[in-house]
RNA sequence: GGGGAUCGCGCGGGAGAGUAUCCGUCGCCCUCGGGCUACGGGUCGCCGAAGGAGCAACCGCCCCCGGAAUCUCUCAGGCAUCCGGACCGCGCGAGACCC
Numbered sequence: 001g002g003g004g005a006u007c008g009c010g011c012g013g014g015a016g017a018g019u020a021u022c023c024g025u026c027g028c029c030c031u032c033g034g035g036c037u038a039c040g041g042g043u044c045g046c047c048g049a050a051g052g053a054g055c056a057a058c059c060g061c062c063c064c065c066g067g068a069a070u071c072u073c074u075c076a077g078g079c080a081u082c083c084g085g086a087c088c089g090c091g092c093g094a095g096a097c098c099c
Base pairs, nucleotide, nucleotide: 001099002098003097006094007093008092009091010090011089012088013087018044020043021042022041023040024039025038027036028035029034045079046078047077051075052073053072054071058067059066060065
C1' cells in the first nucleotide's frame, strides 16, 4: 500500500397490522346540540423487521461443548402522517487478520 470480513458514522431504499372504541385534560370552531387536533389512561382486535426470549434448521469439528436465524413467542415495540425500522446498497473511518 492492497484485500475481504467486523464495528462505528453519514446518505439512499425499507414491509406488516385499527386515522378502532370509551373516559379524562388543554386548545380551536360552533347553530350551544356538538365537532376537530394533540396528550394521558382503560378495553378489545391485529402486526413483526428496534430490543428481548425460545425451539433448533444451520455452522464450528464426529461426540461433548459453543455460536445460532428472516423460524416461533409477542414481554417490550408497533397498527393515518411523522418518527422508528431488521435487512440491502454506496461513501468515510478504525482495532485485529491475510498478501
A computed fold for a 99-nucleotide RNA from Sphingomicrobium nitratireducens, annotated as Glycine riboswitch aptamer.
Of the family's consensus pairs, 86% are formed in the model.
NCBI's taxonomy places the organism under Bacteria, Pseudomonadati, Alphaproteobacteria, Sphingomonadales, Sphingomicrobium.